[in-house]
Context: one part of a larger RNA
RNA sequence: GUCAGCGAGUUAUCUUUGCAGGCAAGAUUAAGCCGUUACAGGUGGAGUCGUAGCGAAAGCGAGUCUGAAUAGGGCGUUUAGUCUGCAGGGAUAGACCCGAAACCCGGUGAUCUAAUCAUGGCCAGGUUGAAGCGCGGGUAACACCGCGUGGAGGACCGAACUAGUUGAGGUUGAAAACUCUUUGGAUGAGCUGUGAUUAGGUGUGAAAGGCCAAUCAAACUGGGUGAUAGCUGGUUCUCCCCGAAAUAUAUUUAGGUAUAGCGUCAGGUAAAUUGUAUCAUGGAGGUAGAGCACUGAUUGGGCUAGGGGUCCUUACCGGAUUACCAAACCCAGAUAAACUCCGAAUGCCAUUGAUAUCUACCCUGGCAGGCAGACGUGGGGUGAUAAGGUCACACGUCGAGAGGGAAAGAGCCCAGAACAACAGCUAAGGUCCCUAAAUCUACACUCAGUGGUAAACGUUGUGGAGUUACUUUGACAACUAGGAGGUUGGCUUAGAAGCAGCAAUCCUUUAAAGAAAGCGUAAUAGCUCACUAGUCUAGUGACUCUGCGCGGAAGAUACAACGGGGCUAAGUGUGGUACCGAAGCUUUGUCUUGUCGUAAGACAGGGGUAGGGGAGCGUUGAAGCGUAGGCUGAAGGUUGACCGUUAGGGCAGCUGGACGAACUUCAAGUGAUCAUGCUGAC
Numbered sequence: 001g002u003c004a005g006c007g008a009g010u011u012a013u014c015u016u017u018g019c020a021g022g023c024a025a026g027a028u029u030a031a032g033c034c035g036u037u038a039c040a041g042g043u044g045g046a047g048u049c050g051u052a053g054c055g056a057a058a059g060c061g062a063g064u065c066u067g068a069a070u071a072g073g074g075c076g077u078u079u080a081g082u083c084u085g086c087a088g089g090g091a092u093a094g095a096c097c098c099g100a101a102a103c104c105c106g107g108u109g110a111u112c113u114a115a116u117c118a119u120g121g122c123c124a125g126g127u128u129g130a131a132g133c134g135c136g137g138g139u140a141a142c143a144c145c146g147c148g149u150g151g152a153g154g155a156c157c158g159a160a161c162u163a164g165u166u167g168a169g170g171u172u173g174a175a176a177a178c179u180c181u182u183u184g185g186a187u188g189a190g191c192u193g194u195g196a197u198u199a200g201g202u203g204u205g206a207a208a209g210g211c212c213a214a215u216c217a218a219a220c221u222g223g224g225u226g227a228u229a230g231c232u233g234g235u236u237c238u239c240c241c242c243g244a245a246a247u248a249u250a251u252u253u254a255g256g257u258a259u260a261g262c263g264u265c266a267g268g269u270a271a272a273u274u275g276u277a278u279c280a281u282g283g284a285g286g287u288a289g290a291g292c293a294c295u296g297a298u299u300g301g302g303c304u305a306g307g308g309g310u311c312c313u314u315a316c317c318g319g320a321u322u323a324c325c326a327a328a329c330c331c332a333g334a335u336a337a338a339c340u341c342c343g344a345a346u347g348c349c350a351u352u353g354a355u356a357u358c359u360a361c362c363c364u365g366g367c368a369g370g371c372a373g374a375c376g377u378g379g380g381g382u383g384a385u386a387a388g389g390u391c392a393c394a395c396g397u398c399g400a401g402a403g404g405g406a407a408a409g410a411g412c413c414c415a416g417a418a419c420a421a422c423a424g425c426u427a428a429g430g431u432c433c434c435u436a437a438a439u440c441u442a443c444a445c446u447c448a449g450u451g452g453u454a455a456a457c458g459u460u461g462u463g464g465a466g467u468u469a470c471u472u473u474g475a476c477a478a479c480u481a482g483g484a485g486g487u488u489g490g491c492u493u494a495g496a497a498g499c500a501g502c503a504a505u506c507c508u509u510u511a512a513a514g515a516a517a518g519c520g521u522a523a524u525a526g527c528u529c530a531c532u533a534g535u536c537u538a539g540u541g542a543c544u545c546u547g548c549g550c551g552g553a554a555g556a557u558a559c560a561a562c563g564g565g566g567c568u569a570a571g572u573g574u575g576g577u578a579c580c581g582a583a584g585c586u587u588u589g590u591c592u593u594g595u596c597g598u599a600a601g602a603c604a605g606g607g608g609u610a611g612g613g614g615a616g617c618g619u620u621g622a623a624g625c626g627u628a629g630g631c632u633g634a635a636g637g638u639u640g641a642c643c644g645u646u647a648g649g650g651c652a653g654c655u656g657g658a659c660g661a662a663c664u665u666c667a668a669g670u671g672a673u674c675a676u677g678c679u680g681a682c
Base pairs, nucleotide, nucleotide: 001682002681003680004679005678006677011093012092013091014090015089016088017087018086019085020084021083022082023081026049027048028047032043033042034041053060054059063075064074065073066072096234097233099231103224104223105222106221107220108219114198115197116196117195118194119193120192121191122190123188125157126156127155128153132149133148134147135146136145137144161185162184163183167180168179169178200216203211204210237616238615239614240613241612242611247260248259249258250257251256262369263367264366265365266364267363268362274360275357276356277355278354279353280351281350282349283348289342290340291339295336296335299332300331301330302329304326306325307324308322309321310320311319312318373398374397375396376395377394378393380391381390382389403414404413405412418590419589420588421587423586424585425584429580430579431578432565433564434563438577440576441575442574443573444572445571451567457551458550459549461548462547463546464545465544466543467542468541469540470539478535479534480533481532482531484508485507486506490502491501514529517528518527519526591606592605593604594603595602596601617671619668620667621666622665623664624663629659636655637654638653639652640651642649643648
């Protein structure tokens, strides 16, 4: 891991609700006793509940309590209970099952390990050479020096031994701590054998919360014990009807619970002054918008207190002026969730109203689940007008919803699946191929594979609409020619001649020509321009709005930003006509629920998690009954193309070798793919 078997709402007592039955102002026995040994009862009235309440009580009593009260008020009085059974809930018990970490009590452990005690054992070889001593030197004597001798040391190197430093391997290992390499100690606070001592909030610890038998921030084992677990997991057959919630309030409360809201079942009131929807009518309101009349914020101008600067005067006082600041006021402009002179649409409330639906409302009671919600759209708060963020409101979907579309996708679009059909029509979305259906039709646009990602900004890409200027008295562009004189204007300057700079910017000749728009020179020179004529010939320039494009455009495995192929339409815009397309709708048949109906049938329903209600299947046992059946073959096993809407049920063959249905009723150790379930087999 698989298979098989086992494996979880039980039982007792009390209580409450429903259903059924007995008796009824009553109902009923408990223990015990007698009896049966079984589908057996009898007896037993103690007790309990009910028939009367009120009061703290004495007590009184259809009343009573309070009270001074014959007042008022509170609670009662107008009657139905009780016993048994079954079912749903609750309480007390382990109370659906499994599961802690823990706590307490009694024992067992120092053959591992920690420390200690007693008694034994072990440490190759090599090196260094302390004290002391001897001899010699030396000293007044010491000291001191040299040479020997000597053999000290938690001394040195290094085996055994011991430790476990580095690296590698190993990591379902050879091993529940090892192997190889390397390394520390190796006469010492050394290592080691044997025997013994210390015990669990205790021991031992050169101290790491280490160790105390592969177990240690409190060992192991038995018991209290089925500890407790608002937590996790699991909880076993079928069909039918309905069908939620993820909110409010409270909570040592926030992943729990209680009550209410929302579900279901039963009963009831009453077909209406019930509910719901639309319309009509009547209301309340201060949002969107708007506005500035209030409150605040605010721009420009005017007018003008006050303040500042400057000037005059000056002991003080005072005067003039001002490109400064500026209250109030006036004009104009503009602003607000906590401003409002105003003010919608929706929504909300109501009605002897109308229409539709036809009980959907409401009341009483039984039983719940649920109180982690998610996304989308709208208008908001918060945040950064961030988030698949967060909070509240309204609606939708998912949740609990399958089907079609969006390549693929809980929450988007379409649409709500009882079953069946080799029938039809449509929705969203589509119709070149993958792929069902148009290579459909009309008119436009796009050339970027835009379509098939993105902004400011840029664009003489291209389509549409418009405004304006010049133009056959010839425009725009191009070409030819001119572009002059006073004058090198004045000043400045080394120079300044159109062109460094300053001020000025005239006149003349002209078809036209600036005291010069640029390049250039040291300064001149030189080349253009403005301006003019000619040639040519019909449009040319500037701007606004707008459609579709282009650039802006850098990402990590792979083209990879159309689902793919591929497409110049098979892209985009505006129309049109067909077709495809779902479990939608229709058609035909069938099942089922409800209502109506005498019936035939008609009509309306049948997605569904938590959950409520209803109806069944099967297993074991019991009674009728050891009955029908059974060695001419029971149960069980096995094979098969049978029956039923399901759980399931038959029949036949083979196997098996002795039991055993159906039916009616009763009682449960009554149904397993799942609990890292338990046991066994493989």
Record summary:
Large-subunit ribosomal RNA, domain II from a Verrucomicrobiia bacterium, 682 nucleotides, folded computationally. It matches the Rfam family "Bacterial large subunit ribosomal RNA". Its family is annotated with ribosome and structural constituent of ribosome in the Gene Ontology.